[in-house]
RNA sequence: GAAGCAAGCCAGACAGCCGCUGGUUUUGUUGCUUUUGCUUGCAAAGGUAGCAGAACGGGAGGAAGGUCCGGACUCCAGAGAGCAGGGUGACGGUUAACGGCCGUCCGCCGCAAGGCGAGGAAUAGGGCCACAGAGACGAGCGUAUUAAGUUACGGUGAAACGCGGUAACCUCCAUCCGGAGCAAGACCAAAUAGGCAGGCUAUGACGCUGCUCGCUGAGCCUGCGGGUAGGUUGCUUGAGCGUACGGGCAACCGUGCGCCUAGAGGAAUGACUGUCCACGACAGAACCCGGCUUAUCGGCCAGCUUCACUU
Numbered sequence: 001g002a003a004g005c006a007a008g009c010c011a012g013a014c015a016g017c018c019g020c021u022g023g024u025u026u027u028g029u030u031g032c033u034u035u036u037g038c039u040u041g042c043a044a045a046g047g048u049a050g051c052a053g054a055a056c057g058g059g060a061g062g063a064a065g066g067u068c069c070g071g072a073c074u075c076c077a078g079a080g081a082g083c084a085g086g087g088u089g090a091c092g093g094u095u096a097a098c099g100g101c102c103g104u105c106c107g108c109c110g111c112a113a114g115g116c117g118a119g120g121a122a123u124a125g126g127g128c129c130a131c132a133g134a135g136a137c138g139a140g141c142g143u144a145u146u147a148a149g150u151u152a153c154g155g156u157g158a159a160a161c162g163c164g165g166u167a168a169c170c171u172c173c174a175u176c177c178g179g180a181g182c183a184a185g186a187c188c189a190a191a192u193a194g195g196c197a198g199g200c201u202a203u204g205a206c207g208c209u210g211c212u213c214g215c216u217g218a219g220c221c222u223g224c225g226g227g228u229a230g231g232u233u234g235c236u237u238g239a240g241c242g243u244a245c246g247g248g249c250a251a252c253c254g255u256g257c258g259c260c261u262a263g264a265g266g267a268a269u270g271a272c273u274g275u276c277c278a279c280g281a282c283a284g285a286a287c288c289c290g291g292c293u294u295a296u297c298g299g300c301c302a303g304c305u306u307c308a309c310u311u
Base pairs, nucleotide, nucleotide: 001307002306003305004304005303008300009299010298012276013275014274015273016272018270020059021058023056024055025054026053027052028051029050030049031048032047033046034045035044036043037042038041061282065293066292068291069290070289071288073181074180075179076178085177086176087175088174089173090104091103092102093101094100105119106117107116108115109114120172121171125170126169127166128165129164137162141154142153143152144151185233186232187231188230195224196223197222198221199220200219207215208214240259241258242257243256244255245254246253247252277280
């Protein structure tokens, strides 16, 4: 220098200005409410909810995607065991758990760094074996040979006249698995209709109608509970992140210190201007977490292998 292998990190930068969203503090105003005061319907102080404003600081990702595995949480179901159904499959470790990850062995690929592997059982049984080949799973067929289906050979093919191969075909063995999912679930709770209980009512309720008369003619009143609209919650402090030290080959674990980093509910995270550069990809939360997988302009940082050249 060329070609490769492979771990981690970043995801245009800065400034100005205008917005959006939720948080804290605070001001004004409206409603409700508590206490106190008295001139008895006002005043003061406080609490709480809504609306409007101000200040401060926060506001998408490495995949938020796919919804493919595993868990947390919630509700429902459930003695135990078995059957059915589904997943997994070398050995050891890691973890809340896994089909993930780490280490080792074995097999395959690569000169190598390294990559890939559902990697138990083919003498329990069934199925299948492309092309080629006369014949492909069950014994037959051809030639030679023998007393005799008695023995030997048979182009092709991965496998041929057999104790063949194949389980990412059924199956067997071992092992694991209850179902549904935040539209889970919990709380508060109108109007109308219906339910239950009590009371009144043809000896006329209720209504017209405040009262008496009159008219009408079968319901009316109160309470309770379920539930709908609506509202609140679940909701983001968590198997969390960073850092130092220690244990371990590693995955990972422990201890100390520091940090708080979206939480909406038609759904915010944006737009404009200026400067600069290498001119900016794939893509956007919706209960949370650990993985896998797919998409992705480019850049940073160390490391390793092979080849070539120079000293």
A computed fold for a 311-nucleotide RNA from a Nitrosomonadales bacterium, annotated as Bacterial RNase P class A. The sequence was found by an Rfam model in a public genome assembly. It matches the Rfam family "Bacterial RNase P class A". From the family's description: Ribonuclease P (RNase P) is a ubiquitous endoribonuclease, found in archaea, bacteria and eukarya as well as chloroplasts and mitochondria. Rfam classes the family as a ribozyme. Its mean pLDDT, the model's own confidence on a scale to 100, is 79.